[in-house]
RNA sequence: CGUCGCGCCGGGGAUGGGGUUCCCCGUGAACCGCCGCAAGGCUGAUGACCCCUGUCGCGCC
Numbered sequence: 001c002g003u004c005g006c007g008c009c010g011g012g013g014a015u016g017g018g019g020u021u022c023c024c025c026g027u028g029a030a031c032c033g034c035c036g037c038a039a040g041g042c043u044g045a046u047g048a049c050c051c052c053u054g055u056c057g058c059g060c061c
Base pairs, nucleotide, nucleotide: 009026010025011024012023013022016052017051018050019049020048021047033042034041035040
């Protein structure tokens, strides 16, 4: 100096907050949705589950 493994720490998983859990990355990293030539179109505040906030649809008062 390089590589690998383990532990700890930090970061990330298409728009907010918190908890649990899984996965990924170690700063030239993980990550930055999909369809379409274009025009344009589609799903969702989650990686997943639960709660809150926001948003959308329906019904009632």
Source information:
The RNA shown here (Fluoride riboswitch aptamer (crcB RNA motif)) has 61 nucleotides and comes from a Pseudomonadota bacterium. The sequence was found by an Rfam model in a public genome assembly. Its mean pLDDT, the model's own confidence on a scale to 100, is 81. Rfam family: Fluoride riboswitch aptamer (crcB RNA motif). Rfam links the family to the GO terms positive regulation of gene expression and response to fluoride. Of the family's consensus pairs, 100% are formed in the model.